[in-house]
Context: one part of a larger RNA
Molecule: small-subunit ribosomal RNA, central domain
Organism: metagenome
RNA sequence: UUGGGCGUAAAGCGCGCGCAGGCGGUAGGGUAAGUCCACUGUGAAAGCUCCCGGCUUAACUGGGAGAGGUCAGUUGAUACUACUUUACUUGAGGGCAGCAGAGGGAGGCGGAAUUCCCGGUGUAGUGGUGAUAUGCGUAGAUAUCGGGAAGAACACCAGCGGCGAAGGCGGCCUCCCAGGCUGUUCCUGACGCUGAGGCGCGAAAGCGUGGGGAGCGAACAGGAUUAGAUACCCUGGUAGUCCACGCCGUAAACGAUGGACACUAGGUAUAGGGAGUGUCGACCCUCUCUGUGCCGUAGCUAACGCGUUAAGUGUCCCGCCUGGGGACUACGGCCGCAAGGCUAAAACUC
Numbered sequence: 001u002u003g004g005g006c007g008u009a010a011a012g013c014g015c016g017c018g019c020a021g022g023c024g025g026u027a028g029g030g031u032a033a034g035u036c037c038a039c040u041g042u043g044a045a046a047g048c049u050c051c052c053g054g055c056u057u058a059a060c061u062g063g064g065a066g067a068g069g070u071c072a073g074u075u076g077a078u079a080c081u082a083c084u085u086u087a088c089u090u091g092a093g094g095g096c097a098g099c100a101g102a103g104g105g106a107g108g109c110g111g112a113a114u115u116c117c118c119g120g121u122g123u124a125g126u127g128g129u130g131a132u133a134u135g136c137g138u139a140g141a142u143a144u145c146g147g148g149a150a151g152a153a154c155a156c157c158a159g160c161g162g163c164g165a166a167g168g169c170g171g172c173c174u175c176c177c178a179g180g181c182u183g184u185u186c187c188u189g190a191c192g193c194u195g196a197g198g199c200g201c202g203a204a205a206g207c208g209u210g211g212g213g214a215g216c217g218a219a220c221a222g223g224a225u226u227a228g229a230u231a232c233c234c235u236g237g238u239a240g241u242c243c244a245c246g247c248c249g250u251a252a253a254c255g256a257u258g259g260a261c262a263c264u265a266g267g268u269a270u271a272g273g274g275a276g277u278g279u280c281g282a283c284c285c286u287c288u289c290u291g292u293g294c295c296g297u298a299g300c301u302a303a304c305g306c307g308u309u310a311a312g313u314g315u316c317c318c319g320c321c322u323g324g325g326g327a328c329u330a331c332g333g334c335c336g337c338a339a340g341g342c343u344a345a346a347a348c349u350c
Stems, first nucleotide, its partner, number of pairs: 004321003007304002012318001014201004021194003025088007033081002035077002038074004042069001048066005053060001091191001092188003095184005103177007110154001114150008125136002162169002206247006215241002220236004258317006266295011299306002323350003332343004
């Protein structure tokens, strides 16, 4: 490269925004670049193909025809593509009226619990375990009552529930900001999809500076267990966990399933809207849009399973794979304060 693939066998970038590029709705007109037809020219010879000769054959010689092209020119065709122009509204975006939500940022407030401090009551233990011990306690602990301080997290509600692109988001209130859904069909009129590079976001841990430090708790110390026990269990406990600002840029960043659009039986549950029959109203029932689950038809799949939230049937664009190990490595480059990250071989070996 061709072909085949990417849920679990190797393979979907962690997620988004988006320049270039690729691809692109409906109707009409124009041009005729791509496309198609015809003609002319050219595509040397040899070779290839066909025929004859030659010779036992082959080699070979000769002749004719054909084939061979992103080729050039000229005349045409106009379905599709392209360019251009006019128009359209279903794609996309907007307006208006509503709705739900742990969506993001900032500030403030609250109660329960834990620990510590002070005081009261009170006395001999407490704590911990499979059982112990270390630890704490007559300098008065544990328990209990009152007062105070601090930090962190928000029981119940809570749901296979909701929101967000992903990471993720959960007490209450206020302010600022973003997205989604429903209804209307009022406006714009293809403004779209994807997206190499690029830019941004990105759990936890970790790093820098400054703060904070209740609980928990790598490292560490001690007690147990054990043949040993650099562990599991217990008592302590430093970084860290928290805040501000700046880095890091990884993950089983998972649905191990890239994005968009269209099409293809149903059933059931749930969340947020809308419409309708009946009714005073509520509830109920029916239909419908959007999301989230389960089961399942056709179909797909190596099987497991997937199955209108596809792994079905198609179109467009991107990323990625190509036997195992060596190797999420070396070297080089780029990035980083560092830790390290990204890109990424070969020898050798099976």